Predicted 3D model of a 75-nucleotide RNA (transfer RNA) from an Acidobacteriota bacterium. It matches the Rfam family "tRNA". About the family: Transfer RNA (tRNA) molecules are approximately 80 nucleotides in length. Its family is annotated with triplet codon-amino acid adaptor activity in the Gene Ontology. The coordinates come from a structure-prediction model, not an experiment, and the mean pLDDT is 83. The RNAcentral record of the sequence draws on ENA and MGnify. The same sequence occurs in records of 2 taxa.
[in-house]
RNA sequence: GGGCGAUUAACUCAGCGGCAGAGUGCUGUCUUCACACGGCAGAAGUCGUAGGUUCAAAUCCUACAUCGCCCACCA
Numbered sequence: 001g002g003g004c005g006a007u008u009a010a011c012u013c014a015g016c017g018g019c020a021g022a023g024u025g026c027u028g029u030c031u032u033c034a035c036a037c038g039g040c041a042g043a044a045g046u047c048g049u050a051g052g053u054u055c056a057a058a059u060c061c062u063a064c065a066u067c068g069c070c071c072a073c074c075a
Stems, first nucleotide, its partner, number of pairs: 001071007010024004018055001026042005048064005
C1' cells in the first nucleotide's frame, strides 16, 4: 500500500429500512436475625465520527477513526 471483518447500555451480544432490545452487572423494594439465592420494579444509549440516499437509517452508500485477520512492498 491492497483486500476482508468488527464498532449498539458498565460488560458479552442480538436487532440488517418503520417504537433501540436481551443476558450479566447496577439501584430500589419484598423475603431473611443478617448475607446469599429468589420475586417485583427501575435507571443506564449522540447505535465509533462526518456526510449522502430515503417519507423514514443502528440497518443502504461514501469518507475517516480505532481494533483484528490475510496479502504485497521496503528494510